[in-house]
Context: one part of a larger RNA
RNA sequence: GCCAGCGAGUUACGUUACGUGGCGAGGUUAAGGGACUUACGUUCCGCAGCCGAAGCGAAAGCGAGUGUUAAAAGCGCGCUUAGUCACGUGGCGUAGACACGAAACCAAGUGAUCUAUCCAUGACCAGGUUGAAGCAGGGUUAAUCUCCUGUGGAGGACCGAACUAGUGAAUGUUGCAAAAUUCUUGGAUGAGUUGUGGAUAGGGGUGAAAGGCCAAUCAAACUUGGAGAUAUCUUGUUCUCUCCGAAAUAACUUUAGGGUUAGCCUCAAACACAAAAAUUGCAGGGGUAGAGCACUGGAUCCAAUAAGGGGCCUACCGGCCUACUGACGGGAACCAAACUCCGAAUACUGCAAUUUUGUUUGGGAGAUAGACAGUGGGGGAUAAGCUUCAUUGUCAAAAGGGGAACAGCCCAGAUCGCCAAUUAAGGCCCCUAAUUCUAUGCUAAGUGAGUAAGGUAGUGGAAUUUCUAAAACAGUUGGGAUGUUGGCUUAGAGGCAGCCAUCAUUUAAAGAGUGCGUAACAGCUCACCAAUCGAGAAAUUCUGCGCCGAUAAUAUCCGGGACUAAAGCAUAGAGCCGAAAUUGCGGAUGUCACAGUCCAUUCGUGGACAGUGACGUGGUAGGAGAGCGUAGUAUGCAGCGCUGAAGGUGUACUGUAAGGAGCACUGGAGCGCAUACUAGUGAGAAUGCAUGGC
Numbered sequence: 001g002c003c004a005g006c007g008a009g010u011u012a013c014g015u016u017a018c019g020u021g022g023c024g025a026g027g028u029u030a031a032g033g034g035a036c037u038u039a040c041g042u043u044c045c046g047c048a049g050c051c052g053a054a055g056c057g058a059a060a061g062c063g064a065g066u067g068u069u070a071a072a073a074g075c076g077c078g079c080u081u082a083g084u085c086a087c088g089u090g091g092c093g094u095a096g097a098c099a100c101g102a103a104a105c106c107a108a109g110u111g112a113u114c115u116a117u118c119c120a121u122g123a124c125c126a127g128g129u130u131g132a133a134g135c136a137g138g139g140u141u142a143a144u145c146u147c148c149u150g151u152g153g154a155g156g157a158c159c160g161a162a163c164u165a166g167u168g169a170a171u172g173u174u175g176c177a178a179a180a181u182u183c184u185u186g187g188a189u190g191a192g193u194u195g196u197g198g199a200u201a202g203g204g205g206u207g208a209a210a211g212g213c214c215a216a217u218c219a220a221a222c223u224u225g226g227a228g229a230u231a232u233c234u235u236g237u238u239c240u241c242u243c244c245g246a247a248a249u250a251a252c253u254u255u256a257g258g259g260u261u262a263g264c265c266u267c268a269a270a271c272a273c274a275a276a277a278a279u280u281g282c283a284g285g286g287g288u289a290g291a292g293c294a295c296u297g298g299a300u301c302c303a304a305u306a307a308g309g310g311g312c313c314u315a316c317c318g319g320c321c322u323a324c325u326g327a328c329g330g331g332a333a334c335c336a337a338a339c340u341c342c343g344a345a346u347a348c349u350g351c352a353a354u355u356u357u358g359u360u361u362g363g364g365a366g367a368u369a370g371a372c373a374g375u376g377g378g379g380g381a382u383a384a385g386c387u388u389c390a391u392u393g394u395c396a397a398a399a400g401g402g403g404a405a406c407a408g409c410c411c412a413g414a415u416c417g418c419c420a421a422u423u424a425a426g427g428c429c430c431c432u433a434a435u436u437c438u439a440u441g442c443u444a445a446g447u448g449a450g451u452a453a454g455g456u457a458g459u460g461g462a463a464u465u466u467c468u469a470a471a472a473c474a475g476u477u478g479g480g481a482u483g484u485u486g487g488c489u490u491a492g493a494g495g496c497a498g499c500c501a502u503c504a505u506u507u508a509a510a511g512a513g514u515g516c517g518u519a520a521c522a523g524c525u526c527a528c529c530a531a532u533c534g535a536g537a538a539a540u541u542c543u544g545c546g547c548c549g550a551u552a553a554u555a556u557c558c559g560g561g562a563c564u565a566a567a568g569c570a571u572a573g574a575g576c577c578g579a580a581a582u583u584g585c586g587g588a589u590g591u592c593a594c595a596g597u598c599c600a601u602u603c604g605u606g607g608a609c610a611g612u613g614a615c616g617u618g619g620u621a622g623g624a625g626a627g628c629g630u631a632g633u634a635u636g637c638a639g640c641g642c643u644g645a646a647g648g649u650g651u652a653c654u655g656u657a658a659g660g661a662g663c664a665c666u667g668g669a670g671c672g673c674a675u676a677c678u679a680g681u682g683a684g685a686a687u688g689c690a691u692g693g694c
Base pairs, nucleotide, nucleotide: 001694002693003692004691005689006688011095012094013093014092015091016090017089018088019087020086021085022084023083026051027050028049032045033044034043035042036041055062056061065077066076067075068074098236099235101233105226106225107224108223109222110221116200117199118198119197120196121195122194123193124192125190127159128158129157130155134151135150136149137148138147139146163187164186165185168183169182170181171180202218204214205213206212239627240626241625242624243623244622249262250261251260252259253258264366265364266363267362268361269360270359271358274357276356277355278354279353280352281351282350283349284348290342291340292339296336297335298334300332301331302330307325308324309322310321311320312319313318370395371394372393373392374391375390376389377388378387379386400411401410402409415587416586417585418584420583421582422581426577427576428575429561430560431559435574437573438572439571440570441569442568448563454548455547456546458545459544460543461542462541463540464539465538466537467536475532476531477530478529479528481505482504483503486500487499488498511526515524516523588617589616590615591614592613593612594611596609597608598607599606600605628682630679631678632677633676634675635674636673637672639671640670647666648665649664650663651662653660654659
């Protein structure tokens, strides 16, 4: 891991609602007792008690009223009758209360054969080295001190075995081993090591102190008990079908992953015919979007001007000028969530019509982590698959078709069956169902099939202006001169470093010169003119589709193949394909309506059955309903069974499902059906089980 077995809303009491039944202004007995049966009950007593039939008030008290109050007003709570006792079911409370699961807390005990420290009594430490004190002799001294040579054998001395420790590394890591092995290393006469016996015990010990150690367990040991501690947490919670079907919001919360109440779901009852919803029409208020500048503010320019600054004149008064600043007012063009002279669409409110359904009370919930998308906003960086509101949709709880794949996008809401049909979104060359469809253009970039500022004599379309047979534009040939080397400057400046001027003449035309060039000239060239040639040319604006910009690590942003008058883009059109949508045919089922049969009846009606029609039948949490199966009990079938029960294996039968039969083999003694009742009643999950097997 798999298989088999076991494995989770129970029971008691109380309470509440509903259902069924008994009695009913009453209902009911408890303990206990009698009788009969037996060891299970039945029945009769038992009237103690409880609930109800009257409430209000703190109470005295009054009483269909009462309290408040000065009140006979008003207001609060009541009255104008239905309860009660059982059984069943749902919920709640108290109990372990659906099951498993802590870390912990407390009590009583057991542990110092491991280890920590201590006590008592024993044991052990090869060999080598160093050479303290003291002592002796000698030198020296007046004597000491001191020196030398011996002797001596001290030391938490040195080297190094046993012993002890465990430094570094490797191996080992399902090991030889729940801490080892090998090499290496520290101590090795000491605060040394060690044997045996003993002492200290859990908020306690012991500790050369690491929160270390106290039996592979230590920031409070282990065992048993309180004990099924508690767990706003996690996980799991076992058969089927039918009807309806959420929420992820608000308020409060030592509250934020939990609750309570409301909103939203479900079931029942009562009441309703317009209270509710949608659409249309009518009537409303508004100050949003937009717009505007009339207010409040912001902000730009222009003209004019008061005032100020500066200059000049003046004895004072004052005057004049101004390349400075410039209020208010005027003109032009703007901006605003906390501006408004204005002002929608929607939304909201009311009334009416039409079509659908609604409200209240009571029982039961779940949910209170939401996600994305469109739109309007805030926060952020007009970032985020970001965050926070509003509003709508989808997902959540929704399958199907499309989007290559893809909860939240587009289409569309799956009752079941059919080898029928029509469509939606989206598609129609092949993969791949359906057009290599029709018409007109565009694109040459494989753009299509990822991107910006910016760039582009790519190409299509539209428009404006100018030149042009008196010859344009482009090309070719020729001219392109003179005063003059203009003046200045300069070493030089001759069209062409720079400054000033930029005239005149000859001309068909020719600048006191467009660009190269020279030291300066020279030289080449342009403007301009003529000839030749012979039909369009030039500039600008708007726009369609392209191009560059374009750099990421294996080779890749069309799903692929592949596609170019497309199989790309744009416009118009005709067909077709395409879903669980819609239609057709058949079946099932829910609700409602209609009429029918049967049963019961308190004659009001209630129930069951089949039929027809209409509208339905996706579904998580969850509510409601109807069933299947397992074990047992009672009654019936004078049921089945050794001529073979249960159980097992196989199987092509059958029912809408849980399921139910038949047959064959196996097995070898019990079992079924119907009705009612009772429950240790259904497993695939719980890192489920100290159950077994593989």
This is a predicted structure of a 694-nucleotide part of an RNA (large-subunit ribosomal RNA, domain II) from a soil metagenome.
Rfam family: Bacterial large subunit ribosomal RNA. Its family is annotated with ribosome and structural constituent of ribosome in the Gene Ontology.
The full RNA is in RNAcentral, with records from MGnify.